[in-house]
Context: one part of a larger RNA
RNA sequence: UGACGGGGGCCGCACAAGCGGUGGAGCAUGUGGUUUAAUUCGAUGCAACGCGAAGAACCUUACCUGGGCUUGAAGUGAUAGGUAAACCUCAUGAAAGUGGGGUGUCGCAAGACGAUCUAUUAUAGGUGCUGCAUGGCUGUCGUCAGCUCGUGUCGUGAGAUGUUGGGUUAAGUCCCGCAACGAGCGCAACCCCUGCCCUUAUUUGCCAUCUUCUGAAAAGGAAGGAACUAUAAGGGGACUGCCGGCGACGAGCCGGAGGAAGGCGGGGAUGACGUCAAGUCAGCAUGGCCUUUAUGUCCAGGGCUACACACGUGCUACAAUGGUCGGAACAGAGGGUUGCUACUCCGCGAGGAGAUGCUAAUCUCUAAAUUCGAUCUCAGUUCAGAUUGCAGGCUGCAAUUCGCCUGCAUGAAGGCGGAAUCGCUAGUAAUCGCAGAAUUCGUACGCUGCGGUGAAUACGUUCUCGGGCC
Numbered sequence: 001u002g003a004c005g006g007g008g009g010c011c012g013c014a015c016a017a018g019c020g021g022u023g024g025a026g027c028a029u030g031u032g033g034u035u036u037a038a039u040u041c042g043a044u045g046c047a048a049c050g051c052g053a054a055g056a057a058c059c060u061u062a063c064c065u066g067g068g069c070u071u072g073a074a075g076u077g078a079u080a081g082g083u084a085a086a087c088c089u090c091a092u093g094a095a096a097g098u099g100g101g102g103u104g105u106c107g108c109a110a111g112a113c114g115a116u117c118u119a120u121u122a123u124a125g126g127u128g129c130u131g132c133a134u135g136g137c138u139g140u141c142g143u144c145a146g147c148u149c150g151u152g153u154c155g156u157g158a159g160a161u162g163u164u165g166g167g168u169u170a171a172g173u174c175c176c177g178c179a180a181c182g183a184g185c186g187c188a189a190c191c192c193c194u195g196c197c198c199u200u201a202u203u204u205g206c207c208a209u210c211u212u213c214u215g216a217a218a219a220g221g222a223a224g225g226a227a228c229u230a231u232a233a234g235g236g237g238a239c240u241g242c243c244g245g246c247g248a249c250g251a252g253c254c255g256g257a258g259g260a261a262g263g264c265g266g267g268g269a270u271g272a273c274g275u276c277a278a279g280u281c282a283g284c285a286u287g288g289c290c291u292u293u294a295u296g297u298c299c300a301g302g303g304c305u306a307c308a309c310a311c312g313u314g315c316u317a318c319a320a321u322g323g324u325c326g327g328a329a330c331a332g333a334g335g336g337u338u339g340c341u342a343c344u345c346c347g348c349g350a351g352g353a354g355a356u357g358c359u360a361a362u363c364u365c366u367a368a369a370u371u372c373g374a375u376c377u378c379a380g381u382u383c384a385g386a387u388u389g390c391a392g393g394c395u396g397c398a399a400u401u402c403g404c405c406u407g408c409a410u411g412a413a414g415g416c417g418g419a420a421u422c423g424c425u426a427g428u429a430a431u432c433g434c435a436g437a438a439u440u441c442g443u444a445c446g447c448u449g450c451g452g453u454g455a456a457u458a459c460g461u462u463c464u465c466g467g468g469c470c
Stems, first nucleotide, its partner, number of pairs: 008470001010467003014461002018424005025316008033307002041052002063302007076122006087102006104113003125291002128289003134285002136280003139276001141274001146185006152161003165176003191268004196236007206225002211223003214219001239262001242256005318417001322376007334365003339358002343354004383414001388409007430453007
């Protein structure tokens, strides 16, 4: 100087106060372990374990078995060659490949022929090793309030001071004081979304008023309208500005008015100096090492999907605030031409057939919880849906290993979960559905977004954990 303390004061869903979970069940998914010819590799306290993977049937694929190739699957250069290649075709084969046959183009002719091909060669190639040789990127402490510098001063010096102290703040935020005076990186602000108002613009969106048309009626459907909504560009608005109190006449704090919004309005993006030799050589790049008829490369099949078990993360439940059946209603944000599909018909259904509009504010994909009525009456049930059988649908070259979906039948565990443990302070938790990304095709209980309904509680800081300051 730091670190540490069962030292003192500060903060945080850290505890407490609440609400809902996990831990028990079944299933999904990841991991460990075991097994295996292979179950490719990496990630391992918080900060690995629905993680890389926004999607393993083949491909992917890196693994295994078997069959092939050796200037090679792709790239660059050099030398030599030639009727060789491309194209068509035959045999063999699981394919990859191997072996064979046919036809060149231009030119009158001599002859010429880029790319491609063959041979040789320099090289290539490597998801082989080292993240403890590295770049780049990322996680974490932590959106915590800190980390430093110049000059001066103090100290023999390491260093200190400033940055400490008294207040205050979300904040090293600001004020006051002070051998310090200033400055930088952080904080805040500048950026985006959202909440209110105004202006401008007005179709594909809107329909208040007035009039009319179409139509049986309903209906912005059409003339028409430019108010409202919405869209998208520019402005305004909030600053402790105003009033009162407290305070040191300060910074600021408390209350109030007005206001759509009040003291950072809410959310996002934004991550200081550094820490963990943290993670990644398999995204990419890259030093060194290793490999070169193989650790490269092509192909078929298998594996990554195994299963006594253990753990993590989820989904579905155990029911009556519910289940089932029938009727009625309301979003946002996105996607769509190899696509989204209205409507009609067929099928119990998954789906199929015909057909229409849309390169989209125009057409289309689009709610569920909710609500009204009926039924069930506390039971392993009209709860729950695992498992299994049969019959089908869809995609795709292909669904056996190993896809998703539908119908009928079957109807397991499960009656709210031990020790322990997690999330959340408001449009939050809880709950309900919808959309999207990724694939040539299919596959979601995951991920990323979107809206609907919509709570309870916080006395307080003794204790637990983490962090900052003295």